Model confidence (mean pLDDT): 81 of 100. Predicted 3D model of a 623-nucleotide part of an RNA (large-subunit ribosomal RNA, domain I) from a Candidatus Melainabacteria bacterium. Taxonomically the source falls in Candidatus Melainabacteria (Bacteria, Bacillati). Rfam family: Bacterial large subunit ribosomal RNA. The sequence was found in a public genome assembly.

Context: one part of a larger RNA
RNA sequence: AGCAUGCGUGUGGAUGCCUUGGCGCAAGUAGGCGAUGAAGGACGUGGUCAGCUGCGAUAAGCCCCGGGGAGAUGCAAGCAAUCUGUGAUCCGAGGAUGUCCGAAUGGGGGAACCCAGCCGGUGCGAACACCGGUUAUUCCGCUCUGAAUUCAUAGGGGCGGAAAGCGAACCUGGGGAAGUGAACCAUCUCAGUACCCAGAGGAAGAGAAAACAACCGUGAUUCCGGUAGUAGUGGCGAGCGAAACCGGAACAGCCUAAACCAGGCGAUUCGAAAGGAGAGUCUGGGGUUGCAGGACCACAAACAAAGCUCUCAGCCUUUAGCGAUCUGCCUCAAAACGGAUCGCUGAAAGCUGACAGCUUUGCUAAAGAGGUUAUAGGAAAGCGUUAGCGGAACGGUCAGGAAAGGCCGGCCAUAGAGGGUGACAGCCCCGUACGCGAAAAUGCAAUUCUAGCUUCAAGUGGCUCCUAAGUACCGCGGGACACGAGAAACCCUGCGGGAAUCUGCCGGGACCAUCCGGCAAGGCUAAAUACUCACUUGCGACCGAUAGUGAACUAGUACCGUGAGGGAAAGGUGAAAAGAACCCCUGCGAGGGGAGUGAAAUAGUACCUGAAACCGCCUGCUU
Numbered sequence: 001a002g003c004a005u006g007c008g009u010g011u012g013g014a015u016g017c018c019u020u021g022g023c024g025c026a027a028g029u030a031g032g033c034g035a036u037g038a039a040g041g042a043c044g045u046g047g048u049c050a051g052c053u054g055c056g057a058u059a060a061g062c063c064c065c066g067g068g069g070a071g072a073u074g075c076a077a078g079c080a081a082u083c084u085g086u087g088a089u090c091c092g093a094g095g096a097u098g099u100c101c102g103a104a105u106g107g108g109g110g111a112a113c114c115c116a117g118c119c120g121g122u123g124c125g126a127a128c129a130c131c132g133g134u135u136a137u138u139c140c141g142c143u144c145u146g147a148a149u150u151c152a153u154a155g156g157g158g159c160g161g162a163a164a165g166c167g168a169a170c171c172u173g174g175g176g177a178a179g180u181g182a183a184c185c186a187u188c189u190c191a192g193u194a195c196c197c198a199g200a201g202g203a204a205g206a207g208a209a210a211a212c213a214a215c216c217g218u219g220a221u222u223c224c225g226g227u228a229g230u231a232g233u234g235g236c237g238a239g240c241g242a243a244a245c246c247g248g249a250a251c252a253g254c255c256u257a258a259a260c261c262a263g264g265c266g267a268u269u270c271g272a273a274a275g276g277a278g279a280g281u282c283u284g285g286g287g288u289u290g291c292a293g294g295a296c297c298a299c300a301a302a303c304a305a306a307g308c309u310c311u312c313a314g315c316c317u318u319u320a321g322c323g324a325u326c327u328g329c330c331u332c333a334a335a336a337c338g339g340a341u342c343g344c345u346g347a348a349a350g351c352u353g354a355c356a357g358c359u360u361u362g363c364u365a366a367a368g369a370g371g372u373u374a375u376a377g378g379a380a381a382g383c384g385u386u387a388g389c390g391g392a393a394c395g396g397u398c399a400g401g402a403a404a405g406g407c408c409g410g411c412c413a414u415a416g417a418g419g420g421u422g423a424c425a426g427c428c429c430c431g432u433a434c435g436c437g438a439a440a441a442u443g444c445a446a447u448u449c450u451a452g453c454u455u456c457a458a459g460u461g462g463c464u465c466c467u468a469a470g471u472a473c474c475g476c477g478g479g480a481c482a483c484g485a486g487a488a489a490c491c492c493u494g495c496g497g498g499a500a501u502c503u504g505c506c507g508g509g510a511c512c513a514u515c516c517g518g519c520a521a522g523g524c525u526a527a528a529u530a531c532u533c534a535c536u537u538g539c540g541a542c543c544g545a546u547a548g549u550g551a552a553c554u555a556g557u558a559c560c561g562u563g564a565g566g567g568a569a570a571g572g573u574g575a576a577a578a579g580a581a582c583c584c585c586u587g588c589g590a591g592g593g594g595a596g597u598g599a600a601a602u603a604g605u606a607c608c609u610g611a612a613a614c615c616g617c618c619u620g621c622u623u
Stems, first nucleotide, its partner, number of pairs: 001622004006617003010614001016608001017572002021543002023540007030532002032166002040101003043056003047079002051075002062095002065092003071083003106115003116135008137163009170201001171199005181188001185235001211218002222249005232240002253524003256468001260285006268277003290502001292467004296462004301364001303362007311354005320345009368456005375451005382444005388436003394409005410427002412416001418430003473497007483509001504519005559566002579607001582594004
C1' cells in the first nucleotide's frame, strides 16, 4: 500500500413515520370592481422592530351597533409600560380617517416626483410657507353669449349627466398563422385552431318561418341522446363529415315602418296688406299579416248625448158632462134658468217619465270579465347570508415518564363524523346528531296596493290605397354552407346592371311545368346551454417534502438578465424548554469533559429515524 471481516458521538441525509401545503371533483353562493378614485403599488406606521401581516399623518389603529365573557397588547421571545366585569383582547354589520403613485383627470414628468391658477384659511403675513376646496378630455342635454356678415352660423362660456381603467374562464364580432398530417409536396390538412384587436353579459349568441316536409304532415330558438362515421365531400389521397326525422331538457310570445286621420314646425310661393297654398319633417292616433292582412268607403249591430215623431203612464185642471151642497131670480113652494164650492168621469193642450222608431254627433266610446313581473313604483308575511348559542354519558386498578392501552365495573346515543389531549378516548377538551339565534346591512319573496299595457265585447261587402328598394334578382370576383366550381341550389357581399306590389313575390339542391310551403329586404324576447378569478360546505382505490402548485418555510422570494424574461434551495428537539445552574480545559474562543433536566441527550437547537458512497480504527492475509 492492497484485499477482507468487524468497529465508529465520523461524514452523509436515503428510508420509515408525520403534515401546516397542494391536486381533483360535487353542491350551493356570487358573477363584477372603478372619477364617492379601482386593480396594483411606493413610502410610512410599533416603547424596543430588519422581514411578513395589519393599518394610513386619527397610521398592528378611531367611532358606533350587535355577538362574546376573561384575559389581552399580531407572526414573536424578552424587557418596559399599559388595557380589562364601567366588559378589554377577539368575531360580525355600519361609519370615519385614508400620505403619494396608478384610468390618474390642474400643468409637467425618467410612476410613487416637480411646478401652478382660482376661492377660503393659518402664521402679526404683502413677500414666503403651509392647510382645505376646486381646476383634464370627449360625448349628450340645457343654457348664456357670439365673428367675417343684417339675420344666422362657426367659435367661446356656464350648469347637469355619462364615459374612460382593471378583471380567471365562458360569449359575440373584426383580423388570422405555422410546426404537423398527406410517410415528399403545391390543392388539401392542421384550422377559422393558436395568437392579436373590439365589445357585452351573468351568461352571450340564436329566436317566432319569404322554415321544413312530401301530396302525409310539423309549427320560434337553444341544448342533449340517436339518426351516423350514414348521405355526401375529397390530389375520391390524407382526411372532412351533415340534415330531415325520432326520443328528451326547457317552453312564450311580441313591437315597429307604410296606407289613413289629427296637430306642430316648415324651405318655397301667391298677395299691396290682411290672409292663403305648401314639398318635406316631427309628434300623437291607427296598424302589424299569408286559410293574406290592414287602411278607406258603404251597410249592419251595440252604447251615450241631443233633436223630432208615435204610444203608454202620471200630474195639472181653464173646459164639458153627471151628482151633492149652498145661493140668486121667479115664486105659496118646487121645477127650470144663472152663480159659487166639493166630488167623480172623459177629451184636448201643456209638463214629466218610460218604450219604440228616425236623424245628427261621438268617425266607435266604456261598464264588466280576464291576462300581464318579458311593465314600474310602494308595502310585505316568510325564507336565507354576514357574528353566534345550547348540546347526553366514567370511574377504579395494573405495568408505564405519561393511559386514551390491559383487567374490572358502569353510562349516553336523533350524538360510535372528525380532531386534540404525555401511547389507541362515544362518555377529558373542541366538536358531532338535534334544536335555537340578529341591533345593523343585504339577497330572494308568497301576497297585496297604485298605475300602465293588453284580450273579449266588435259583423258583412266593395272601387281604390298600403304592406320595409339601389332591395330581391342577374353577371363578374370572393367567402361561407359537411359540400375543394362541381349538375351546385340556399346564405353573405367587393364591382357592374337592376325588378314586381297580391292577377304580386320567395322557396322546395342546376333549370322548366304542375303542385305544395311561405311572405324577405325593420326590431325585441325568459328558460333549457357555456364558464369559475372568488366565497362556503363536503368528498377522494389523489400527493406526502427530488412527491404534491414554481412556492407546506420572509416564494414569484433570493439569485440571474440592460430588458422581455428566467427562477431556486429550504419542513420534523421534546409530552413539556424542563433549551443544560455550577465546575474543568481553552483565547473571558470554537469545541469538549463532568454535573444537572428528561422516559430517552447516540432527543442538545449542525437536534425524530439515520441506509450507502466516502473517511478512519482494530485484526487477519498478501506484497